Bacterial RNase P class A, 339 nucleotides, folded computationally. Rfam family: Bacterial RNase P class A. Its family is annotated with dimeric ribonuclease P complex, ribonuclease P activity and tRNA processing in the Gene Ontology. The model forms 95% of the base pairs in the Rfam consensus.
[in-house]
C1' cells in the first nucleotide's frame, strides 16, 4: 500500500400534525389524557421441542420411514463446537450423499476378443511348410477398445513373460506401540481383491397421527338418553279409581351465531464474573419488549446526509435454509515497499 479469508454488529435519524390496535388513567358519558406497537430474516414451512386433541396396558417382532467418521453441547435434533480422514488453495482457510463392495443378487449402455473373467493384434518354443504361412504349446509384457481391463513404477529374472523374485509406493490381514475415539505410527506376510449402496439389500441408532382453523369453557332452538309417581302436590289419555304411557319437572348429551380462554413471563432477553480451545455451562445483578381475528402498526410536513436492500407477526421456542443497496468492527493470511 494491494489482494484474499474468518467471525461479528448495524442496516435511515429526529420532530410536528392528522389517524389505527393494544394496555391504563380521568369524565360534564359527547370524549379526552398517558404508555406502547414487527424483523434479522417476521419468509420457505425443512428438521426438532413445547402445548393440545385422538389412538394406544406392557414388551418384542415385521413392514414403512428417517439418519450415518469421532467426541463432546443440548431439552431435543438431521442443530452447534472441537477433533480425524479425504479433495481444493502458495497461504488464512474452504468443501463433502464421510457405516459396509472381503454375505449374497443386480447392473455396467456404445465401443471391445474379454467388464470379472478373457486372449483380436501380438510375443516366444515345438514340428510342418509350397517360405506365403499353418498346427500345438506357454505367455499376458506391449498394441489395440473404454470412464474402468489380474496394484503402481524400476531392476532381476526367463524361450519369451508373469510379485516369479526385489526395492521403492499403494491397498489388505496380522502384531506391537501411542491416542478417550474417529485415528495415526513401526513391523511382518506377495495376501494383491474392478466400480457401482444418489441399484436391491446388510449392519447401527431414531420414529404414532393431526396441527391453535389444535383445543376448552359459556352458548339459543330441535334432537336424543336416563330419572322422578310419593304421607299430601301440575295437566293430558278417563266422568271416578287403580294400573300403564305421555306430557312437564330434574340431570346429562348435543350445539348455529357470537363471546372468553388458549395469547405471549419463556429451555426469555441485556451485562458482569467464574469454569471450559470451544459450542455452552453456572452465579449475581438488571430488565419486560405487539397481541389482533378480517386483522392495527399509516399518511403527511420539515429538517439532516451516507439518500436509504431484503422485506410485514397471526400459539411459542431452538436450529437450518433462503434475500438482502449500504455501512462499521475485530482476528488471521499472501505479495510488495520502508524502518
Nucleotide at each position: 500500500u494491494g489482494a484474499g479469508u474468518g467471525c461479528g454488529c448495524u442496516g435511515u435519524g429526529u420532530g410536528g400534525c392528522a389517524g389505527c390496535g393494544u394496555g391504563g388513567g380521568g369524565u360534564u358519558a359527547g370524549c379526552c389524557c398517558c404508555a406502547u406497537g414487527a424483523g434479522g430474516a417476521a419468509a420457505g414451512u425443512c428438521c426438532g421441542a413445547g402445548c393440545a386433541u385422538c389412538a394406544c396396558a406392557g414388551a418384542g417382532u415385521c413392514a414403512g420411514g428417517g439418519c450415518a467418521g469421532c467426541u463432546g453441547c443440548u431439552a431435543a435434533c438431521g442443530g452447534c463446537a472441537g477433533c480425524c480422514g479425504a479433495a481444493g488453495g502458495c497461504g488464512a482457510c474452504u468443501u463433502c450423499a464421510g457405516g459396509g463392495a472381503a454375505a449374497g443378487u443386480g447392473c455396467a449402455a456404445c465401443a471391445g476378443a474379454g467388464a470379472g473373467a478373457u486372449a483380436c493384434c501380438g510375443c516366444u518354443u515345438u514340428g510342418c511348410u509350397u517360405u506365403g504361412g499353418c498346427a500345438a504349446a506357454g505367455c499376458a509384457a506391449g498394441g489395440g477398445u473404454g470412464g474402468a481391463a489380474a496394484g503402481g513404477c524400476g531392476a532381476g529374472g526367463u524361450a519369451a513373460g508373469a510379485g516369479c523374485u526385489c526395492a521403492c509406493c499403494g491397498g489388505c490381514g496380522c502384531g506391537c506401540g501411542g491416542g478417550a475415539g474417529a485415528c495415526c505410527g513401526c513391523g511382518c506376510g506377495g495376501c494383491c481383491a474392478u466400480g457401482u449402496a444418489a441399484a436391491c439389500c446388510c449392519u447401527g441408532c431414531c420414529c404414532g397421527a393431526u396441527g391453535c382453523a389444535a383445543c376448552a369453557u359459556c352458548g339459543a332452538c330441535a334432537g336424543g338418553a336416563g330419572g322422578u309417581g310419593g304421607a299430601u302436590u301440575c295437566g293430558c289419555c278417563u266422568g271416578a279409581c287403580u294400573c300403564g304411557g305421555c306430557g312437564g319437572c330434574c340431570u346429562c348429551c348435543g350445539a348455529a351465531a357470537g363471546a372468553u380462554g388458549g395469547c405471549u413471563g419463556g429451555a426469555g432477553c441485556g451485562c458482569c464474573g467464574c469454569g471450559g480451545c470451544g459450542a455452552c455451562g453456572c452465579g449475581g445483578c438488571g430488565u419486560c419488549g405487539a397481541g389482533a381475528u378480517a386483522g392495527a402498526u399509516u399518511g403527511u410536513c420539515a429538517c439532516a446526509c451516507a439518500c436509504g436492500a431484503c422485506a410485514g407477526a397471526a400459539c411459542u421456542c431452538g436450529g437450518c435454509u433462503u434475500a438482502c443497496a449500504g455501512g462499521c468492527g475485530c482476528a488471521g493470511u499472501c505479495a510488495c515497499a520502508a524502518a